[in-house]
Molecule: RNase P RNA; transfer RNA
Organism: Candidatus Bathyarchaeia archaeon
RNA sequence: GUGAGCUGGCGGACGGCUGUCGCACUUUCAGUGUGAGGAAACUCCGCCCACCACGCAGACGUCGCAGCGCUCGCGUAGGGCGCAGGGUGAGAGCUCUGGCUACGGCGCAGAAACGAUACGUCCCGCUUAGCGCUUGUACGAUGAUGCAACGCUGAGUUGCUGAGGAGUUGAGUGUGGAACGGUGAAACGGCUGUCCUGCGAGGUGAAAGGGCAAAUAGACGCCUGGGAGCUGUCUGCGCGAGGCGCGGGUAGCCCGUUUAGCUGAAUGCCGUCGUUGAACAAAAGGCGGGUUACGACCAGCACAC
RNA sequence: GCCUCGGUGGCCUAGCUGGUUGGGCAUUGCCUUGGUAAGGCAGAGGUCGCGGGUUCAAACCCCGCCCGAGGCUCCA
Numbered sequence: 001g002u003g004a005g006c007u008g009g010c011g012g013a014c015g016g017c018u019g020u021c022g023c024a025c026u027u028u029c030a031g032u033g034u035g036a037g038g039a040a041a042c043u044c045c046g047c048c049c050a051c052c053a054c055g056c057a058g059a060c061g062u063c064g065c066a067g068c069g070c071u072c073g074c075g076u077a078g079g080g081c082g083c084a085g086g087g088u089g090a091g092a093g094c095u096c097u098g099g100c101u102a103c104g105g106c107g108c109a110g111a112a113a114c115g116a117u118a119c120g121u122c123c124c125g126c127u128u129a130g131c132g133c134u135u136g137u138a139c140g141a142u143g144a145u146g147c148a149a150c151g152c153u154g155a156g157u158u159g160c161u162g163a164g165g166a167g168u169u170g171a172g173u174g175u176g177g178a179a180c181g182g183u184g185a186a187a188c189g190g191c192u193g194u195c196c197u198g199c200g201a202g203g204u205g206a207a208a209g210g211g212c213a214a215a216u217a218g219a220c221g222c223c224u225g226g227g228a229g230c231u232g233u234c235u236g237c238g239c240g241a242g243g244c245g246c247g248g249g250u251a252g253c254c255c256g257u258u259u260a261g262c263u264g265a266a267u268g269c270c271g272u273c274g275u276u277g278a279a280c281a282a283a284a285g286g287c288g289g290g291u292u293a294c295g296a297c298c299a300g301c302a303c304a305c
Numbered sequence: 306g307c308c309u310c311g312g313u314g315g316c317c318u319a320g321c322u323g324g325u326u327g328g329g330c331a332u333u334g335c336c337u338u339g340g341u342a343a344g345g346c347a348g349a350g351g352u353c354g355c356g357g358g359u360u361c362a363a364a365c366c367c368c369g370c371c372c373g374a375g376g377c378u379c380c381a
Base pairs, nucleotide, nucleotide: 001305002304003303005301006300007299008298009297010295011294012273013272014271015270016269017268021035022034023033024032025031026030037280041291042290044289045288046287047286048285049205050204051203052202055237056236057235058234059233060232062201063200064199065198066197067083068082069081070080071079072078084097085096086095087094088093098196099195103193104192105191106190119181120180121179122177123176124174125173126172127171128170129169130168131167133165139164146160147159148158149157150156209255210254211253212252218246220245221244222243223242229239230238248380249379251378306377307376308375309374310373311372312371315330316329317328318327324361332348333347334346335345336344354370355369356368357367358366
C1' cells in the first nucleotide's frame, strides 16, 4: 500500500429562494418563528398515562427473571466496568451461563442406558457325561489317591492306607476371582426436564379513555334462584341477577396530543463546505431500552499478501 | 396504532410432553385395453420460510429476521 474481517463513532453545517406545504403568533393585501430518524423500521420489552377488574381462608397450579461482584436506572425494560467457566473463530472478536439432594427422562445401536447389577469371554472349585491313558517308556490290586518319614530342593526311596487318578471336550453349578466386552453423545459417572432453589407477577392498550353532537333504540334467540356472575383450578365460608349471541343506528368535532403535531396525515428547491443531491429508510400520545437494516466516511484492533 | 395466529415435496394437510417427516391429489414407468379413462403394481420428488442458540440429537424448545392471514371504534 492492497484485501476479505471485527469493534466503536458519525450519518450534517452554513447561506439563499419564495412560484411551494403544515402549524403557531403578530402590527393580517403581509411578516416572524418553527418543521422527520439514527434507526421515526421491527412491534421485542419496560415506564408514564388511562380505563376495567379486584370478597375471605387454605391447598395446588400458571407465567417470567436468574454466571458472580460493584454500579447507573422508578425498574426482574435494560446499560456500564471487572472477574470466572463453556462453545466458536487463524486472530481481533462473537456467543452462552441458577441446581441435580429427592422425583422423571436418555430413541436406534449395544451384554448392559439410569436401580445397581445381571449377561458373555477367561481363570478357579465342585457335579456329571463322553473320549481316552497311544510322545513306542503302553495310568492303576504287578497298588490309584491320601498321610508320614528320609532327602537343601527335585527326581526318588521306605512305611501305612486300599480304588480310583491325570489330561481333554461338552453341559450344569457357585453369597467364588480379577480383567475385558467391537456399540454409543454418554457405560456408573454424567447429561437433562414440565423436577428442585431464590426472587417477582391482576387485565387491557391511545381503536386506552373524557366531553359534545347526530341517528336508531328490537313484543329477537339461547343459558339462568335446580344459581347468572364473583381469583387460573379445587375445597370451605360469604355475596346473589344477570350472562352469551344476533340484529339496529351514527361514523362528525374537541380534549388526551407535546416550541413537528398531522388525521385521505404537511415537512419544498438551489448554492458552498463536506464522506453525504449517497444508502437504509420517513413521525402519528410521550419517554427509555433491545433488535435488525444501510454507507464509496472516520478511528482503533486483528490477519493475509 | 394495538393484539393474535400461521409458513412441512407442484397443491391440500398430519406430526410440536425432541429420536429416520406420514397421508390425499398431481407426476413418472410397467400391467390391463384395439385405443383412452378408471383400476392394479412399482418409483421419484422434502434447505420442514431464513439465520443463530440450547441439546448427544431440533419440523418441534429459545432468540432474531422474512412472508402471509385474521381481529380490535362509537351509540342505545